[in-house]
RNA sequence: AGAGUUUGAUCCUGGCUCAGAACGAACGCUGGCGGCGUGCCUAACACAUGCAAGUCGAACGAGAAAGCGGACUUCGGUCCGUGAGUAAAGUGGCAGACGGGUGAGUAACACGUGGGUAACUUGACCGGAGGUGGGGGAUAAUCUUCCGAAAGGAAGACUAAUACCGCAUGAUAUCCCAGGUAUUUCGGUACCCGGGAUCAAAGCUUGCCUCUACCUGUAAGCUAGCGCCACCGGAGAGACCCGCGCCCCAUUAGCUUGAUGGUGAGGUAACGGCUCACCAUGGCUACGAUGGGUAGCCGGCCUGAGAGGGUGAUCGGCCACACUGGAACUGAGACACGGUCCAGACUCCUACGGGAGGCAGCAGUGAGGAAUUUUGCGCAAUGGGCGAAAGCCUGACGCAGCGACGCCGCGUGGAGGACGAAGGCCUUCGGGUCGUAAACUCCUGUCAGGAGGGACGAAAGUCGCGUUGAUGAAUAAGCUUCGCGAUUGACGGUACCUCUGGAGGAAGCCCCGGCUAACUCCGUGCCAGCAGCCGCGGUAAUACGGGGGGGGCUAGCGUUGUUCGGAUUUAUUGGGCGUAAAGCGCGUGUAGGCGGUCGGGUAAGUCGGAUGUGAAAGCCCGGGGCUCAACCCCGGAAUUGCACUCGAUACUGCCUGGCUAGAGUCCCGGAGAGGAUGGCGGAAUUCCCGGUGUAGAGGUGAAAUUCGUAGAUAUCGGGAGGAACACCAGUGGCGAAGGCGGCCAUCUGGACGGUGACUGACGCUGAGACGCGAAAGCGUGGGGAGCAAACAGGAUUAGAUACCCUGGUAGUCCACGCCGUAAACUUUGGGUGCUAGACGCUGGGGGUAUUGACCCCUUCGGUGUCGAAGCUAACGCAUUAAGCACCCCGCCUGGGGAGUACGGUCGCAAGGCUAAAACUCAAAGGAAUUGACGGGGGCCCGCACAAGCGGUGGAGCAUGUGGUUUAAUUCGAAGCAACGCGAAGAACCUUACCUGGGUUUGACAUCUGGGGAAUCCCUCCGAAAAGAGGGAGUGCCUUCGGGAGCCCCAAGACAGGUGCUGCAUGGCUGUCGUCAGCUCGUGUCGUGAGGUGUUGGGUUAAGUCCCGCAACGAGCGCAACCCCUACCAUUAGUUGCCAUCAGGUCAAGCUGGGCACUCUAGUGGGACUGCCCGUGUUAAGCGGGAGGAAGGUGGGGAUGACGUCAAGUCCUCAUGGCCCUUAUACCCAGGGCUACUCACGUGCUACAAUGGCCGGUACAGAGGGCAGCGACCCCGCGAGGGUGAGCAAAUCCCACAAAGCCGGCCUCAGUUCGGAUUGGAGUCUGCAAUUCGACUCCAUGAAGGCGGAAUCGCUAGUAAUCGCGGAUCAGCAUGCCGCGGUGAAUACGUUCCCGGGCCUUGUACACACCGCCCGUCACAUCACGAAAGCUGGCUGAACCAGAAGCCGUUGACCCAACCUUCGGGAGGGAGACGUCCAAGGUUUGGCUGGUGAUUGGGGUGAAGUCGUAACAAGGUAACC
Repeated sequence: AGAGUUUGAUCCUGGCUCAGAACGAACGCUGGCGGCGUGCCUAACACAUGCAAGUCGAACGAGAAAGCGGACUUCGGUCCGUGAGUAAAGUGGCAGACGGGUGAGUAACACGUGGGUAACUUGACCGGAGGUGGGGGAUAAUCUUCCGAAAGGAAGACUAAUACCGCAUGAUAUCCCAGGUAUUUCGGUACCCGGGAUCAAAGCUUGCCUCUACCUGUAAGCUAGCGCCACCGGAGAGACCCGCGCCCCAUUAGCUUGAUGGUGAGGUAACGGCUCACCAUGGCUACGAUGGGUAGCCGGCCUGAGAGGGUGAUCGGCCACACUGGAACUGAGACACGGUCCAGACUCCUACGGGAGGCAGCAGUGAGGAAUUUUGCGCAAUGGGCGAAAGCCUGACGCAGCGACGCCGCGUGGAGGACGAAGGCCUUCGGGUCGUAAACUCCUGUCAGGAGGGACGAAAGUCGCGUUGAUGAAUAAGCUUCGCGAUUGACGGUACCUCUGGAGGAAGCCCCGGCUAACUCCGUGCCAGCAGCCGCGGUAAUACGGGGGGGGCUAGCGUUGUUCGGAUUUAUUGGGCGUAAAGCGCGUGUAGGCGGUCGGGUAAGUCGGAUGUGAAAGCCCGGGGCUCAACCCCGGAAUUGCACUCGAUACUGCCUGGCUAGAGUCCCGGAGAGGAUGGCGGAAUUCCCGGUGUAGAGGUGAAAUUCGUAGAUAUCGGGAGGAACACCAGUGGCGAAGGCGGCCAUCUGGACGGUGACUGACGCUGAGACGCGAAAGCGUGGGGAGCAAACAGGAUUAGAUACCCUGGUAGUCCACGCCGUAAACUUUGGGUGCUAGACGCUGGGGGUAUUGACCCCUUCGGUGUCGAAGCUAACGCAUUAAGCACCCCGCCUGGGGAGUACGGUCGCAAGGCUAAAACUCAAAGGAAUUGACGGGGGCCCGCACAAGCGGUGGAGCAUGUGGUUUAAUUCGAAGCAACGCGAAGAACCUUACCUGGGUUUGACAUCUGGGGAAUCCCUCCGAAAAGAGGGAGUGCCUUCGGGAGCCCCAAGACAGGUGCUGCAUGGCUGUCGUCAGCUCGUGUCGUGAGGUGUUGGGUUAAGUCCCGCAACGAGCGCAACCCCUACCAUUAGUUGCCAUCAGGUCAAGCUGGGCACUCUAGUGGGACUGCCCGUGUUAAGCGGGAGGAAGGUGGGGAUGACGUCAAGUCCUCAUGGCCCUUAUACCCAGGGCUACUCACGUGCUACAAUGGCCGGUACAGAGGGCAGCGACCCCGCGAGGGUGAGCAAAUCCCACAAAGCCGGCCUCAGUUCGGAUUGGAGUCUGCAAUUCGACUCCAUGAAGGCGGAAUCGCUAGUAAUCGCGGAUCAGCAUGCCGCGGUGAAUACGUUCCCGGGCCUUGUACACACCGCCCGUCACAUCACGAAAGCUGGCUGAACCAGAAGCCGUUGACCCAACCUUCGGGAGGGAGACGUCCAAGGUUUGGCUGGUGAUUGGGGUGAAGUCGUAACAAGGUAACC
């Protein structure tokens, strides 16, 4: 510090996710030791049991028992002493307000920080300076009696005090009256002085007799100590007040009646509406009152570079609370955790009458929960309470226990050790790896175990002895200083140390597709599963599970949760708003924010210095202590803050004085659909009247509805009425926007130009607010020609609630009033300044010029286009900024849900404004790129259409396929590009299928051992394969050992598989397509994907060529080179040929001869737009022409770029993986592939007269032939048979070519057409024609009379038509591959259909239009809204009620202290009443939950239904 994820790829925007650190954690697996920490985050839920606050006998009265000892005894016991002035209890004092717990409540002066109190309090402690006199009456304990189950209580009697109560004294205390000084915020305060009034106290302990009395010694007294009272001061503590800081919601906007203030009174320690009476009417609030939600606050802690964000466990400070609510009492202090009273809920006891209780103290229990410990030890230390002290108490605390909960430290061994052992895993079978790892050798001794030793923490205090000092009458006592001695440890026999033995007891967890470090095998087969995101898994999974190996961390490792970070993804540091989310529709303007220039003042902001504070702990730095570290101790720094004070004055603020450049006013001038009102005008539509006139008009893609013989449409004249204003008209003008368009008048707003004068910052923006605001819509009243939602009809259509047509009502118009929205868009808020220009238009001014109008130069305002720099993700913007800056406002923060719900508010309504959440997704988006596509465009090709010719589709048959059937009908091929295809030939074989019979190292290959020549013949059995047996036969090479080939037997390695996967593959092939394309290097442009080149202008069959050009070149394709063919030459003439010569035949190149010709087959030539004319850019080329056998590629073939279709083929072959192994292999027989209702493809033959039949007759080419072709001759009607010449072929044979031509018959008919089907008889091949061959003859003579929708081929030697040959093959051809014969028609043209090429455009497509995608419905599921209601919580108001208690009134009843004249009084109290008030009750509101028949939409869900809305002009442009 970043990374992954939107796309085919790119850049950007933007969300999601990951890597880090942390935790009071939990869960899973695992677990050796120690140190230091830490441990109910949930139910402030309920609690059994024990303990957690007592202490003081030196304040006071009273005062046991057991036990022990003794005495007595009636042996029952009694008494005395001791226990002991002890225990327990009581009166009294102090402490229980601290310590400890918890975080419920609290949004508050609660907390933090800094101040204030001249408005206050303070027990114990310290200091100062005084006092402590003299009396009185009670009461608990106890005893007696009584009530009660208990808790507890009542009555009577006794008694003490440091308990209680008078009296005395009394100040520097308090109050009143008066004066003075100082200070002051003018309220007051402090001090001094005079007078008056009021109020105190308690004793206890030790010692001693110096003084007095009795006189042993004690008492008074003295003495010391501790107390007590009043006062002043201090320390510490507390109380109150103030500035500032302190969460979320405005879908909480108004709140408040003790409310705000005053006067007076009450109350308090004290100020104060704190309370009350009266008076006034205030107070708070957009700088967020009130209300709601949430929350203890802070030091700190976690994170972060920081700013910040999160948090508030442990430790420390503060606050609040103590079962819930209320209340006071006591007290210095409480409204009191282990006190009281009342009410409530709950639990327990109960004799049912009543009572008791409060763990949010420490342990512990239950419950809740993912989850959090021992009912431990000790007061030894530290601290606290009481006490004079000893001491007692102390679950504070110190320790121990439990938990890897965290941090830190240590160990599980070290060194050597290759033959790289065994074993595992992988393997290309060679090896690699685990791996120096182990074994083995030599060592070490931490931790744990055993044994022994053994701490620090302890010093005080007290006691004893000695000693110092003050007080004192005192050598006493107490106090005090110092020394010595004695005494005290929970932890703990722990830490630590030593010895001991021996590597012995001690390693796991997660991960290994990318992010992210670490790879292989097997299993599984969209299953099981994984997953933080992207995503893996459908038979080769580095992603699932296991193994091996590896990576990471380590007594832990992972997971989950949470926080910060990364996230500049709320942006102060540090973001944005034209198109990604985001500028309010526009203006006027309030608050607020910001503000020109020159001086003066001030010093609030700002800056500097000093002071106080910023607790400790923590963080950081230095040092130190535990062996180190964690941890702890000491010191420093820091604590960015607040306050106060001194200073500075540039900037900002404030006050003040000027200025004119901002802003404004006046004057002059012109421009304009700016606004409002009134009037006027013509054209057109419609309607009405009249005339002319006749059959149609209208409308559409085509029609129909409609109108018209009752006279339409058309046309002429007249009239009515409403609405809108052609031309001018223009990226022209005006307005803030919406918007504004005939002409005239009236009223009126603004902007602009020019000139001077004036005001003197008067400015900019603008939350709220107010106003304006297209269309549609609403209300009332008018108006209504045309147009036209709804509606009706006609069409279209599968449907057509649409698009088209005919009608047509609201509405559109006017007046008044609402509505307040829009793609209200420049998708661009307003203002100011600055930053190259060029060219238009418009309004005004100036200059020059002119007779004048133009033109030209210049300046201000407006409005456009193009462009520099710059900016931008790009597109683009660019003085009218989206540039560079400043000021102000508005708005945004992933997509969907949703601009929706609820609430509020506005509206008559429609609806508007404001505006969420649950849930869900890993994206949604912007710009640009390359493709693909378009019922987009342009250009151009092709038998693509058109023009033609002939077919297919109908028939019969052949053949292939589907389907069906079957034991099997083997398999593959599937639009074009499967279907006479693999198959160039299934009777057996082939053959892969089925049935049956058999074989198991195998039909075939290699290796090992043994045997045998090989091989041939025969017999039995069997359907055959096979099985059994018999016989013949002894080879070749040799270095003489043996070897090679072949056969048999045996065993195992292995063979074998047309079994699967063509979606694991090679190879081969099809197809687009013989289409003209596909790319590269360098350069260059772009952030990039990419572009350029390859586009453009011409041209071509062609990316063919030319020209141009930021490109220049190159490659694969095109073309050419190759073959055949057309012409010629030449060479060569046998088997070919025969012109000339000769011979010869019935005939014949038959013979001699020849090689001229034909021909054969080798080599060459020829054609190149070369020539001419025209055209074109002078080019490339094109048109025409000449010559030529051939002319612009002469015709044909071979040749198939980058790639596409996961195209085809594992059944040609090859091959990975998987599968079978007495079978999925192999052999054999028979069957099947030939089935047959049906459907399709491809063909053949036809339907006839351009024909059929009969007879005669002519002319090819290319091939094949020895297990072959097979002549002549003979036989047969024929297929064919017999015979067998010739020929390994320019020689012989197949082999007669057929159509054609000549002649004849048929005469339009299911025929002399057609030949299917069937019967019979044969021929040939073959081991064998039954299933299942071909052919022949005789007989039979079906459908069919030219074929619906639709569809195919062909552009010339082509189509059509005619025959011939060949491959395969024993035989079998309508198929296939070839060959020649005869031999046409037509092409205007490129609008349309199909396919293709180039350029361009749009795109929401990229699996690429067979794409994408929308909505209803149906189903499942999830969350949410509404809903008659039902049911909780919180809260307001009114009323009722009113416990306890304080206060007040009263107090007829009661009462010890004081007074008394003894009657009583003073005073106090019970009780009663009243104010206030908790719970409770009634009624009625508000807010907020839960639930609710039903209902509404929404989300999600591999293959549901209906349509086709959107994306290409998406087929009616889309959208608001």